[in-house]
Model confidence (mean pLDDT): 82 of 100. Predicted 3D model of a 108-nucleotide RNA (Guanidine-I riboswitch aptamer) from Acinetobacter sp. Its Rfam family is "Guanidine-I riboswitch aptamer". Its family is annotated with regulation of gene expression in the Gene Ontology. A reference for the family is Barrick et al. (2004), "New RNA motifs suggest an expanded scope for riboswitches in bacterial genetic control", Proc Natl Acad Sci U S A.

RNA sequence: CAUAAAGUGAUCUAGGGUUCCGACAGUCUGAUUUUAGCAGCAGCUGUGCCUGAGACCGAGAGUUCACGGUUCGCAAGAACUGCACGGAGGGAUAAAAGCCCGGGAGGU
Repeated sequence: CAUAAAGUGAUCUAGGGUUCCGACAGUCUGAUUUUAGCAGCAGCUGUGCCUGAGACCGAGAGUUCACGGUUCGCAAGAACUGCACGGAGGGAUAAAAGCCCGGGAGGU
């Protein structure tokens, strides 16, 4: 330097925020109605210390499954796929995170 090989992909979870949906709030705007107003409707603005039977992001060191890989075997197939403590800071996305930098720095 090359070869995907402490491999790749998917489901779920810990966790995460707030673009959308919803919820809540508004001394805001509009139409309708009314003598006028309130309420309701539509929009707009704001709120994630809104714990949403909506959705979304999501683990190297979490779960499950599939494919793949290695070894053995004439073949069908079988076995194995181990170990793993970890900042600060930065990055993406609407934003954040156990996501990415990163099996990094560092430590044993």